[in-house]
Context: one part of a larger RNA
RNA sequence: UGACGGGGGCCCGCACAAGCGGUGGAGCAUGUGGUUUAAUUCGAUGCAACGCGAAGAACCUUACCUGGCCUUGACAUCCCGGAGAUCUCCUGGAAACAGGAGAGUGCUUUCAUUAGAGAGAAUCCGGUGACAGGUGCUGCAUGGCUGUCGUCAGCUCGUGUCGUGAGAUGUUGGGUUAAGUCCCGCAACGAGCGCAACCCUCGCCAUUAGUUGCCAUCAUUUAGUUGGGCACUCUAAUGGGACUGCCGGUGUUAAACCGGAGGAAGGUGGGGAUGACGUCAAGUCCUCAUGGCCUUUAUGGCCAGGGCUACACACGUACUACAAUGGCCGGUACAAAGGGCAGCUAGCUCGCGAGAGUGCGCGAAUCCCGAAAAGCCGGUCUCAGUCCGGAUUGGAGUCUGCAACUCGACUCCAUGAAGUUGGAAUCGCUAGUAAUCGUGGAUCAGCAUGCCACGGUGAAUACGUUCCCGGGCCUU
Numbered sequence: 001u002g003a004c005g006g007g008g009g010c011c012c013g014c015a016c017a018a019g020c021g022g023u024g025g026a027g028c029a030u031g032u033g034g035u036u037u038a039a040u041u042c043g044a045u046g047c048a049a050c051g052c053g054a055a056g057a058a059c060c061u062u063a064c065c066u067g068g069c070c071u072u073g074a075c076a077u078c079c080c081g082g083a084g085a086u087c088u089c090c091u092g093g094a095a096a097c098a099g100g101a102g103a104g105u106g107c108u109u110u111c112a113u114u115a116g117a118g119a120g121a122a123u124c125c126g127g128u129g130a131c132a133g134g135u136g137c138u139g140c141a142u143g144g145c146u147g148u149c150g151u152c153a154g155c156u157c158g159u160g161u162c163g164u165g166a167g168a169u170g171u172u173g174g175g176u177u178a179a180g181u182c183c184c185g186c187a188a189c190g191a192g193c194g195c196a197a198c199c200c201u202c203g204c205c206a207u208u209a210g211u212u213g214c215c216a217u218c219a220u221u222u223a224g225u226u227g228g229g230c231a232c233u234c235u236a237a238u239g240g241g242a243c244u245g246c247c248g249g250u251g252u253u254a255a256a257c258c259g260g261a262g263g264a265a266g267g268u269g270g271g272g273a274u275g276a277c278g279u280c281a282a283g284u285c286c287u288c289a290u291g292g293c294c295u296u297u298a299u300g301g302c303c304a305g306g307g308c309u310a311c312a313c314a315c316g317u318a319c320u321a322c323a324a325u326g327g328c329c330g331g332u333a334c335a336a337a338g339g340g341c342a343g344c345u346a347g348c349u350c351g352c353g354a355g356a357g358u359g360c361g362c363g364a365a366u367c368c369c370g371a372a373a374a375g376c377c378g379g380u381c382u383c384a385g386u387c388c389g390g391a392u393u394g395g396a397g398u399c400u401g402c403a404a405c406u407c408g409a410c411u412c413c414a415u416g417a418a419g420u421u422g423g424a425a426u427c428g429c430u431a432g433u434a435a436u437c438g439u440g441g442a443u444c445a446g447c448a449u450g451c452c453a454c455g456g457u458g459a460a461u462a463c464g465u466u467c468c469c470g471g472g473c474c475u476u
Stems, first nucleotide, its partner, number of pairs: 005476001007475007015465002019429005026320002029317005034311002042053002064306007073131001077130002079127005086103007107120005133295002136293003142289002144284003147280001149278001154193006160169003173184003199272004204240007213230003218227002243266001246260005322422001326381007338369003343362002347358004388419001393414007435457007
């Protein structure tokens, strides 16, 4: 000077408290540990690993295992020799690969009347060695990127001053703030990185614009369908608007705080992006890059099959339930945000259905995905392991794909398990939030209870800071 204390003071945070809903019990999904295995590839391990890398393991992916093969190699550059490139077929084989047959005579350029000859580029085959290759090791050799403390309010510098010096001061103190935010004071005076603001988005208004969007007035129609219009909604660009600006009170005549007015919005309006100096030798050599080491007929490469999907068990995270604020049946209403040409697919026909056939429109404010669901209205069930719950299993199918046995999703019929609200313990959330209800997208041939986004309905509670956890400042 720091760090630490079951030292002190002040302050903050869904930290506790006050509430609401969960997890922990059940079934199942998924990840992990463990065990097993020829292999169950590797990494991630308190918070900050465990629906994590993986935004999608049947083959591929794939790195693992078994077996069959290759050795200048699947890929790059250079050298030498040969061949036209290319395409089709046959045999063996699980394929890789090996062997064979046929078609074929390209591009640029020189010579040449032509026939043709030569050279070159690209391509293929063979050879030689330099080399290639390595998801092999080291994240404790590294770059880059990331997590975390933490969107916490801190971290420093120049000059001056003080101190022999390490250092201190400034940055402490009195107030105040979300904030080292601002004010006042002060041997300090200034400055930088952070805070805030500038950026995006939502909320109000105006202007510009009016198709594919909209429809008040006038006609018209099954229908904004058509004429017409651009008021309104909306779309998307530019502006305005909020600044403690105004009023009252408190305060040190300050900063600021409390209340009020006006206003769509009020004191940071809501949300996002944005992450200081640094910490954890935190994570990643398997994104990529890279030092060193190791490997070179193998730790490289190709292929088939298997595995990553195993299963006594233990843990994490989700989903579905245990029902009447409910289940089932019929009718009926209202979104937002997205995606679409090797695509989204209307309508019609067939099928109980998953789907199939045909096929309009649309590269989309035009057409399609598309039905929103909870809700509302009516009916039924009457508290039961049930008309709750849907696991499991049998049978029959659909679709994708070369191929669904290991190991896909979905449909129909039958089956109908556990489960009657969950011990100790533990998690999330302060408002359009929690809870609940559906919708879309990325990945993707197919596969979503995960992830990312979207809207609908829409609460309860906060006395307070003694205590638990984390953090900031001063002091000891």
A computed fold for a 476-nucleotide part of an RNA from an uncultured bacterium, annotated as small-subunit ribosomal RNA, 3' major domain. The coordinates come from a structure-prediction model, not an experiment, and the mean pLDDT is 85. The full RNA is in RNAcentral, with records from ENA, Greengenes and SILVA.